[in-house]
Context: one part of a larger RNA
RNA sequence: UGACGGGGGCCCGCACAAGCAGUGGAGCAUGUGGUUUAAUUCGACGCAACGCGCAGAACCUUACCAACCCUUGACAUACCUAUCGCGGAUAGUGGAGACACUUUCCUUCAGUUCGGCUGGAUAGGAUACAGGUGCUGCAUGGCUGUCGUCAGCUCGUGUCGUGAGAUGUUGGGUUAAGUCCCGCAACGAGCGCAACCCCUGUCCUUAGUUGCCAUCACGUUUGGGUGGGCACUCUAGGGAGACUGCCGGUGACAAGCCGGAGGAAGGCGGGGAUGACGUCAAGUCCUCAUGGCCCUUAUGGGUUGGGCUACACACGUGCUACAAUGGCGAUGACAGAGGGCAGCGAGGCCGCGAGGCCAAGCAAAUCCCUAAAAGUCGUCUCAGUUCGGAUUGUACUCUGCAACUCGAGUGCAUGAAGUUGGAAUCGCUAGUAAUCGCGGAUCAGCAUGCCGCGGUGAAUACGUUCCCGGGCCUUGUACA
Numbered sequence: 001u002g003a004c005g006g007g008g009g010c011c012c013g014c015a016c017a018a019g020c021a022g023u024g025g026a027g028c029a030u031g032u033g034g035u036u037u038a039a040u041u042c043g044a045c046g047c048a049a050c051g052c053g054c055a056g057a058a059c060c061u062u063a064c065c066a067a068c069c070c071u072u073g074a075c076a077u078a079c080c081u082a083u084c085g086c087g088g089a090u091a092g093u094g095g096a097g098a099c100a101c102u103u104u105c106c107u108u109c110a111g112u113u114c115g116g117c118u119g120g121a122u123a124g125g126a127u128a129c130a131g132g133u134g135c136u137g138c139a140u141g142g143c144u145g146u147c148g149u150c151a152g153c154u155c156g157u158g159u160c161g162u163g164a165g166a167u168g169u170u171g172g173g174u175u176a177a178g179u180c181c182c183g184c185a186a187c188g189a190g191c192g193c194a195a196c197c198c199c200u201g202u203c204c205u206u207a208g209u210u211g212c213c214a215u216c217a218c219g220u221u222u223g224g225g226u227g228g229g230c231a232c233u234c235u236a237g238g239g240a241g242a243c244u245g246c247c248g249g250u251g252a253c254a255a256g257c258c259g260g261a262g263g264a265a266g267g268c269g270g271g272g273a274u275g276a277c278g279u280c281a282a283g284u285c286c287u288c289a290u291g292g293c294c295c296u297u298a299u300g301g302g303u304u305g306g307g308c309u310a311c312a313c314a315c316g317u318g319c320u321a322c323a324a325u326g327g328c329g330a331u332g333a334c335a336g337a338g339g340g341c342a343g344c345g346a347g348g349c350c351g352c353g354a355g356g357c358c359a360a361g362c363a364a365a366u367c368c369c370u371a372a373a374a375g376u377c378g379u380c381u382c383a384g385u386u387c388g389g390a391u392u393g394u395a396c397u398c399u400g401c402a403a404c405u406c407g408a409g410u411g412c413a414u415g416a417a418g419u420u421g422g423a424a425u426c427g428c429u430a431g432u433a434a435u436c437g438c439g440g441a442u443c444a445g446c447a448u449g450c451c452g453c454g455g456u457g458a459a460u461a462c463g464u465u466c467c468c469g470g471g472c473c474u475u476g477u478a479c480a
Base pairs, nucleotide, nucleotide: 001480002479003477004476005475007474008473009472010471011470012469013468015464016463019428020427022425023424026320027319028318029317030316031315032314033313034311035310042053043052064306065305066304067303068302069301070300073129077128078127079125080124081123082122083121084120087106088105089104091102092101093100094099109119110118111117131295132294134293135292136291140289141288142284143283144282145280147278152191153190154189155188156187157186158167159166160165171182172181173180197272198271199270200269202240203239204238205237206236207235208234211230212229213228216227217226218225243266246260247259248258249257250256322421326380327379328378329377330376331375338369339368340367343362344361347358348357349356350355387418392413393412394411395410396409397408398407434456435455436454437453438452439451440450
């Protein structure tokens, strides 16, 4: 000087408390451990691994296993030789296929000094080499997590100290903040904080189609449909607005704090982006790059099939429930944000339904995907039920070369556990929790996951003694 303390003081944070809804019990989904297996590819392991890499494993992916094939190789550059096209379509034989052999047709490279001369392409050959998701994240770059959006981390000069170092950065107030004020052997400065950026909340203005319809007219198919208009809504550009600016109190005549006015908004208005010096030899050599090591007829490459989907069990994360604030039937209004041409698909017809057939419109403020809970009426009357839907049987639908291992969905039948969950434990302070649906990425098909969007919309916070994490000062130390 740090680090640590079941030392002290001050102060924060959904840290506790006060509340609400959960997890832990059940069934299922998903990840992991373990076990099994020819293989169940690999990585991630307290917080900060475990719906994580994977924004989508039937083949492919795919790295794993078995079998069958290739060896200058699927891919790159260089050399020699041959050919002038390459390529596309078609049919056949052997084979699981890769691959091997054959048939027919279409096509017949560019420049040129007309020399295979130059370029380019294909085939064959030889060698340098290619190739490796093989090892080392404790050799590395890059990227990322975490403490933590915590308020800290430092420097120059000066001063003090033999020195390590100290001072500044401590102290008194204050703040979300090393934020600001005051004081002070310090005076300044940098990286952080804040602001500058984006979205949102109010108003003005510009613009008016694909959006809108107050006034006027037309038409009636009652739909802004047509003429017309840009007032309103909205869209998207520009601007205004909030600054403790004003008033009162308080404070040290300060910074600030408390109350009030006006205001759409008030003291950081709400949300996002933004992550200092560093810590964890944290994570990643399987995104990529890369040193070293290793393989080179194989640890490289291709193919078919299998596996990653196994299942006495254990854990994490979720979904659905156990019901009456509910289930079922009927009726029924109102979003936002996105996506759409190998696409979204209105409408009509067929089917109980998943869906099918025909098909308008739309490269979209124009057309389409497109709400549910809520509300209203009826029924059920506390039961393993008209709760719950697992499981299984059967018949289908869709995608796809192909749903056996191993997809999703539908109808009928079946109707398991489960009556609110031990010890323990998670999230959340407001348009939040809870609850309801909608969209998107990935994607042929396949979310209860993920990323977004809106609808309905609470309870509680006395307080900081205690638990956890953190900041500043101080004290002890046999630790560095």
Predicted 3D model of a 480-nucleotide part of an RNA (small-subunit ribosomal RNA, 3' major domain) from an uncultured prokaryote. The RNAcentral record of the full RNA draws on ENA. The coordinates come from a structure-prediction model, not an experiment, and the mean pLDDT is 83.